Notes
The RNA shown here (c-di-AMP riboswitch aptamer (ydaO/yuaA leader)) has 187 nucleotides and comes from Paenibacillus radicibacter. It was read from a public genome assembly, where an Rfam model found it. Taxonomically the source falls in Paenibacillus (Bacteria, Bacillota, Caryophanales, Paenibacillaceae).
[in-house]
Order: sequence, then structure tokens, then C1' cells
RNA sequence: UGUUGAAAGAUGCUGAAUCUCUUCUAGGAGAGAGCGGGGGAACCAAUAACAAAGAUCAUAGGGUAGGUCGGUGUGAGAGCCGACUGCUUGUAUGGUCAUGGGGUGAAUUCUUGUGUGCACGCAAGAUAGGGCGACUCUCACCGUCCGAAUCCGACAGCUAACCUCGUAAGCAAUAGUAGGAGACAGG
Repeated sequence: UGUUGAAAGAUGCUGAAUCUCUUCUAGGAGAGAGCGGGGGAACCAAUAACAAAGAUCAUAGGGUAGGUCGGUGUGAGAGCCGACUGCUUGUAUGGUCAUGGGGUGAAUUCUUGUGUGCACGCAAGAUAGGGCGACUCUCACCGUCCGAAUCCGACAGCUAACCUCGUAAGCAAUAGUAGGAGACAGG
């Protein structure tokens, strides 16, 4: 001097995800403020015709029968009632699934190839949209990255009052140019 690794602190980035207080066996358990999400009136919006419009299981109820048993009835029957069994019914409740639909999020929409024809997955290329470039905001140019994931469970437009939930996770290492406005520091 360079590279790699570890610890602590400070600084910075995505994101709503920060700060304060109480208690405790000091690991945790709570409360509040701030920030963020969902549900939820009026008004407004939505509403055409036809067809289709979740699947499956359990319980209960309903319907039905050339069925079985019992009772009633009769000269013998038919019929009626009850139970069981079979079939059926989305009528009610509950469970499971995830296709219709919806939520959080910038993360939508396509093309080509491929796995199997669709769905879906994988690979590549685009794209609506989004982030970063270090005092803050803004305009212009330039550079560079992301363009995912997941939740609800047949169901939700907006929405005052009201109700309710979250407050995680993951990264970076000297970090462009110029104009305008502002803040801070120094002279």
C1' cells in the first nucleotide's frame, strides 16, 4: 500500500415499519405518540338481453321410492303414520381447496423459444410503472438498477362517524454534471 474477514459505533438506501414510557425472571410482556393498511353511510358510480356462474366433504332439514320393519285399518286389501335404507335437494351451518373476484406492493402487459395442446413453469428480450447517484427540494441531461413476492377465501365500489390491523425484513462503502431556491458551517 492492497485484499479478505470479524466486532462496535456513526453515516446512508429500499420500505409504513420510528420514537418515548411502564413492567419483568432482563429473555421478554405491554402502553402511548407518529407513520401506514383494511372494513364501513348519504351523495355519486355500477346495473342491457340470453346462457353459464365455484368444487368437494360433514351434520341437520326438505322431497322421493315397484325397498325393509313396525303400528293402524280390513273378510282380505288399499290408504295413513313412524323408523331404517337408497336416491335427490345448495334450504341452513361448519370444514377443506383455490379456478371467479378482491387486498398489500412500483412490480403490469406482451414477443420468441421450450417443458405437453391449454393453463402453468423455465430461458431470453421488451414494456406500463418504480428506485439510486450522500445537506434538502426542484428542473434538465447522463449513468445505473428493479419491474418480485404474498395474503383473503365466493366475499368487499367510493365512503363521514365508527370498527379493526401493522409498525417487518434486507442492504451499501467515496458515492454524476449543471442551473434555481433554501438550510447549515467557516471567513